[in-house]
This is a predicted structure of a 75-nucleotide RNA (transfer RNA) from a Patescibacteria group bacterium. NCBI's taxonomy places the organism under Bacteria, Bacteria candidate phyla. The coordinates come from a structure-prediction model, not an experiment, and the mean pLDDT is 80. It matches the Rfam family "tRNA". The family's RNA type in Rfam is transfer RNA.
């Protein structure tokens, strides 16, 4: 330099053109208990950015950032 995968809650994953974006660990708040843990309820939290297509985009297309990966250059 080329080309190939990836980006969604704090973490690890779902939704693959249609709704209020959902789980599970975590984390606060109630409750329970002599205290803790464990239960049991409950509330908050994400689609990298821009841009198009489309009636509708987390999903298709472009670009740009980022992360992994294969290849090529290299004194």
């Nucleotide at each position: 330099g080329u080309c190939c995968c990836u980006g969604u809650a704090g973490u690890u994953c779902a939704a693959u053109g249609g709704a209020u974006a959902g789980a599970a660990c975590g984390a606060g708040g109630c409750u329970c208990u002599c205290c803790u843990a464990a239960g049991g309820c409950u509330u908050a939290a994400a689609u990298a950015c821009a841009g198009g297509u489309u009636c509708g985009a987390u999903u298709c297309c472009u670009g740009u950032c980022g992360g992994g990966g294969a290849c090529a250059c290299c004194a």
The RNAcentral record of the sequence draws on ENA.